RNA sequence: GCCUCGGUAGCUCAGCCUGGUGGAGCAUCGCCUUGGUAAGGCGGUGGUCGCGGGUUCAAUUCCCGCCCGAGGCU
Repeated sequence: GCCUCGGUAGCUCAGCCUGGUGGAGCAUCGCCUUGGUAAGGCGGUGGUCGCGGGUUCAAUUCCCGCCCGAGGCU
C1' cells in the first nucleotide's frame, strides 16, 4: 500500500441486507416479597448508532471520504 470484518446504553452484543417511534442481557435506581439479607418478580433511568459529507419527505440502515481496532496479502 491492498483486501476482509468490526465501532450501537457503564459492559457484552442484536438490529442494517429490504430506510419509517433505537433494542436485549448484565450492571444501576425504585417498589413488591423477607424478621433481615440473598435469590426471585415488576417498573424506571441511561444513546451526537466512530467522525464529516451526500442521496431522500425521512438515514443506525444506502453512497463517498476519514479515524480507530482485529485478521490477512504483498